[in-house]
RNA sequence: UGAGUGAAUAGAGGCGCAAAAAUCAGAUAGCACACAUGUUUGAGUAAGCAGUAUAGUGGGUGUCACGGGUUUUUUGCCGAAGUGAAUCAUGGCUUACUGUAUGAUUGAUUGGCUUUAUGGUUGAUAGCCAUAAGGCUCUCACACAUCGUGGGGUGCUACGUGCCCC
Numbered sequence: 001u002g003a004g005u006g007a008a009u010a011g012a013g014g015c016g017c018a019a020a021a022a023u024c025a026g027a028u029a030g031c032a033c034a035c036a037u038g039u040u041u042g043a044g045u046a047a048g049c050a051g052u053a054u055a056g057u058g059g060g061u062g063u064c065a066c067g068g069g070u071u072u073u074u075u076g077c078c079g080a081a082g083u084g085a086a087u088c089a090u091g092g093c094u095u096a097c098u099g100u101a102u103g104a105u106u107g108a109u110u111g112g113c114u115u116u117a118u119g120g121u122u123g124a125u126a127g128c129c130a131u132a133a134g135g136c137u138c139u140c141a142c143a144c145a146u147c148g149u150g151g152g153g154u155g156c157u158a159c160g161u162g163c164c165c166c
Base pairs, nucleotide, nucleotide: 002164004163005162006161009158010157011156014078016077017076018075019074020073021072022071024069030063031062032061033060035058036057037056040055041050042049043098044097045096046095047094048093081110082109083108085106086105087104088103089102090101091100111137112136113135114134115133116132117131118130119129120128121127138152139151140150141149142148
């Protein structure tokens, strides 16, 4: 010195991400009461155990949690965070299998936001998640008169540093 290579440090995107507190709105599970029904019940299947009128189911009256949402403030941040797979542990009457919820570990995957459609979740046409197709935007490379094309965070930018080459 270099569009070389390794790790670190510091940064950028924008309705950016996540968390906490308070607030506001709205509902459900559960519980209580009475009525109706009558094994339809305890996540699913099988076997057991319990349940025969206050199990379960239905609507009605009252009360109403967790979780989710609005707004404001604060905090931590830019794989912030989300999703999915595998393994292990725990939970719901017991056992086996399956499924589900939470947590841990190890891989994988998505640059960010948003609209629509489909599917899932949920009490919910709110919200969240996945996929697809659009739009906006960030970044790098290649092009470039203009209109662009392609890739994506394990990335990009800045600064110094180790190694390599001259």
The RNA shown here (Lysine riboswitch aptamer) has 166 nucleotides and comes from Candidatus Synchoanobacter obligatus. The coordinates come from a structure-prediction model, not an experiment, and the mean pLDDT is 78. NCBI's taxonomy places the organism under Bacteria, Pseudomonadati, Pseudomonadota, Gammaproteobacteria, Candidatus Synchoanobacter. Its Rfam family is "Lysine riboswitch aptamer". About the family: Riboswitches are metabolite binding domains within certain messenger RNAs that serve as precision sensors for their corresponding targets. Allosteric rearrangement of mRNA structure is mediated by ligand binding, and this results in modulation of gene expression. This family includes riboswitches that sense lysine in a number of genes involved in lysine metabolism, including lysC.